A computed fold for a 363-nucleotide RNA from Rhodanobacter ginsengisoli, annotated as Bacterial RNase P class A. Its Rfam family is "Bacterial RNase P class A". It is annotated as a ribozyme. The organism belongs to Rhodanobacter, within Bacteria. The gene name in the source record is rnpB. The coordinates come from a structure-prediction model, not an experiment, and the mean pLDDT is 80. The RNAcentral record of the sequence draws on ENA.
RNA sequence: GGAGUCGGCCGGACAGUCGCGUCGCGCGCAAGCGCAUCGAGGAAAGUCCGGGCUCCGCAGGGCAGAGUGCCAGGUAACUCCUGGGCAGCGUGAGCUGACGGCCAGUGCAACAGAGAGCAGACCGCCGAUGGCCCGCAAGGGCACAGGUAAGGGUGAAAGGGUGCGGUAAGAGCGCACCGCACGCGGGGACAACGUCGCGUGGCACGGUAAACCCCACUCGGAGCAAGACCAAAUAGGGGAACGAUAACGCGGCCCGCGUUGUUCCCGGGUAGGUUGCUGGAGCCAGACGGUGACGUCUGGCCGAGAGGAAUGACUGUCGCGUCGCAAGACGUACAGAACCCGGCUUACAGGCCGACUCCACCU
Numbered sequence: 001g002g003a004g005u006c007g008g009c010c011g012g013a014c015a016g017u018c019g020c021g022u023c024g025c026g027c028g029c030a031a032g033c034g035c036a037u038c039g040a041g042g043a044a045a046g047u048c049c050g051g052g053c054u055c056c057g058c059a060g061g062g063c064a065g066a067g068u069g070c071c072a073g074g075u076a077a078c079u080c081c082u083g084g085g086c087a088g089c090g091u092g093a094g095c096u097g098a099c100g101g102c103c104a105g106u107g108c109a110a111c112a113g114a115g116a117g118c119a120g121a122c123c124g125c126c127g128a129u130g131g132c133c134c135g136c137a138a139g140g141g142c143a144c145a146g147g148u149a150a151g152g153g154u155g156a157a158a159g160g161g162u163g164c165g166g167u168a169a170g171a172g173c174g175c176a177c178c179g180c181a182c183g184c185g186g187g188g189a190c191a192a193c194g195u196c197g198c199g200u201g202g203c204a205c206g207g208u209a210a211a212c213c214c215c216a217c218u219c220g221g222a223g224c225a226a227g228a229c230c231a232a233a234u235a236g237g238g239g240a241a242c243g244a245u246a247a248c249g250c251g252g253c254c255c256g257c258g259u260u261g262u263u264c265c266c267g268g269g270u271a272g273g274u275u276g277c278u279g280g281a282g283c284c285a286g287a288c289g290g291u292g293a294c295g296u297c298u299g300g301c302c303g304a305g306a307g308g309a310a311u312g313a314c315u316g317u318c319g320c321g322u323c324g325c326a327a328g329a330c331g332u333a334c335a336g337a338a339c340c341c342g343g344c345u346u347a348c349a350g351g352c353c354g355a356c357u358c359c360a361c362c363u
Base pairs, nucleotide, nucleotide: 001359002358003357004356005355006354007353008352009351010350012318013317014316015315016314017313018312020039021038024035025034026033027032041334045345046344048343049342050341051340052339053223054222055221056220065219066218067217068216069215070084071083072082073081074080085099086097087096088095089094100214101213105212106211107208108207122152123151124148125147126146129145130144131142132141133140134139160178161177162176163175164174165173179203180201181200182199183198184197185196186195188193227275228274229273230272237266238265239264240263241262242261246260247259248258249257250256282301283300284299285298286297287296288295289294319332320331321330322329323328
């Protein structure tokens, strides 16, 4: 100098004018007015996980369904995070992994290929043996039966590798070494796991489970339109009192009862209002413990709470980017809270900081 990896942070600044919402104070009968305070994000987004909170349900267990699946730790909890193991990728810093089980069963594998599952004879090789032909014979030939997985070819994938022996040609067919599987043991690590030694086995159980499935573990449902409180008008419900009344009904009459009337009381629900509601697993510093996620202590701070609707607009100066010789022009990301919090994922112009790696050159 170039190329990269990982982590963290910012994501316009200042001034003026006008305007909006919450809370507080003052004035006003009220409508409202004045002053002052605060007023979007790193993702407020997707609503994908986990929790707080609320109501309902619940003796206990099972089925179904959903999710998760190496080990240890962190956390209120998690499918998140940290550290480690193993596997894969990268020269490396590092990155990625849904990382139990296809020797319980079932299924799937396009195209190509002879064959895709306890496989396969297309080319090739052989043809010992049997067959056929030639030959008196020895033997030779054909490649019909048949043998062969070494070699070629197809494929993402074709049933260990190298060598020697062996054979008609071949083949773990036999052997040596390497690899692999299984078992036992020693020592290391909390563990996952790794290492060493011994033994057994010619080598199996091809791939696929975010395919059905099997095994283990976890999970009750609904959500702030949860829920709680206050509570009209109108209609309807329950009760009491009033009336020598009237009308209607109880087949005609009397008593009585009921309905219609007036007044009062009670309770439920609706509109509406209040609450839940924002001081919290909170934020910022510092110290300490820990490799780290994180935890503990001390000090300081209060930072939206609505109606679904507010949180803005304009001007000037500056910053940044593009174009331009210049004057200047244009642009300035993604995106907008709604009960709260921890994560994940996705979007994002531009910029800053730190740690580290590789390459080239110079000293």